This is a predicted structure of a 330-nucleotide part of an RNA (large-subunit ribosomal RNA, domain IV) from a Candidatus Woesearchaeota archaeon. Rfam family: Archaeal large subunit ribosomal RNA.
[in-house]
Context: one part of a larger RNA
């Protein structure tokens, strides 16, 4: 130089994509605790004092002994603690060993699970909520089948599916594609039955006919879907209001420049001296939206992001120690 460690006046994140690393903070007892909230927590919130020795008074708690009339007193040992005076050091949890901490936001309810060996996560699961089959010799799986699993279970069960705890909600749309159901009636395969040509074969034509198909409903927590163009109120400006095309209905309630917004470093506000950030508002939203569920949410995250406060060699700006490497020389 390079590994591993140790320490720095003075400044303290100015480093840097980001405080990544390193500090810092700890253990116990007292004190004392906002805010939220699902009342259960958030909490060890935060933020302050103590901590060792010796004496010296006490309190409990246990076991003795003494007095001898007393539910007592006095006392010795032994555990545990309270106050209160010295004492000694820079430092009493003296070394180990041991949380920094507060506040915004998103995203997932929580413990939990995952890519053995570049991801732990907002991904999967999870209670809960929903829907679809299934009456048991059930239905769903393996198996060509006998037969075997769910089960020596039975609808508070068992299989498939979709939301994913709580609270609030959960619009409209069944025209197209699914699925269920009915169908008088059409159409429709192979057998069969009738007939046909002189008779045997082949051939051909009628009749009759499953499921499927037409057709008639139903079903979107089923797969999906949820419009445009005018014109309009006594300053403008908008448009509650009217007109037209048009759909199967035209997007409700919320949310909203967002983990989704192109245009975009959108605009206002707040935060900084300055802010493509972050928060809070605004909404013609390129191209949000209601269980592929939408909106909030306490507590919970080795998640995500953004202030702060304390702390630090991250930096201003480097320097010295120690130990091993490499490198020189013998």
């Nucleotide at each position: 130089u390079c590994u591993u460690u140790c320490u720095a006046a003075g400044g303290g994140a100015a480093u840097u994509c980001g405080g990544c690393a390193a500090u810092u903070u700890a253990g116990u007892c007292c004190c004392g605790u906002a805010u939220c909230c699902u009342c259960g927590g958030u909490a060890u919130g935060a933020g302050g004092g103590a901590u060792c020795c010796c004496u010296g008074c006490g309190a409990u708690c246990g076991u003795g002994u003494u007095u001898g009339u007393a539910u007592g007193a006095a006392u010795g040992c032994g555990a545990u603690u309270a106050c209160a005076g010295g004492g000694c050091g820079c430092a009493g949890u003296g070394a180990c060993a041991a949380g920094g901490g507060a506040g915004g936001u998103c995203c997932g309810a929580c413990u939990g699970u995952u890519u053995a060996a570049c991801a732990a996560a907002a991904a999967c699961a999870u209670a809960a909520c929903u829907g679809a089959c299934u009456g048991c010799g059930a239905g769903c799986c393996c198996g060509c089948a006998a037969g075997g699993g769910u089960g020596u279970g039975u609808a508070u069960a068992g299989u498939c599916a979709g939301u994913g705890a709580c609270g609030u909600c959960u619009g409209c749309c069944c025209a197209g594609u699914g699925c269920u159901a009915g169908u008088a009636c059409u159409u429709c395969a192979a057998a069969g039955c009738u007939c046909g040509u002189u008779u045997c074969a082949a051939c051909g034509a009628g009749c009759c006919u499953a499921a499927g198909a037409g057709c008639u409903a139903g079903u979107a927590a089923a797969c999906g879907g949820c419009g445009g163009g005018a014109a309009u109120a006594a300053c403008u400006a908008u448009a509650a209001u009217u007109c037209u095309c048009u759909u199967a209905a035209g997007g409700u309630a919320g949310c909203g420049u967002a983990a989704u917004g192109c245009c975009u470093u959108g605009u206002c506000g707040u935060u900084u001296u300055a802010u493509u950030g972050a928060c809070g508002a605004c909404g013609u939203g390129c191209a949000u939206g209601a269980a592929a569920g939408g909106c909030g949410u306490a507590a919970c995250g080795a998640g995500a992001u953004c202030u702060c406060c304390g702390c630090u060699g991250u930096c201003c700006c480097u320097a010295g120690a120690a130990a091993g490497a490499a490198c020189c020389c013998c």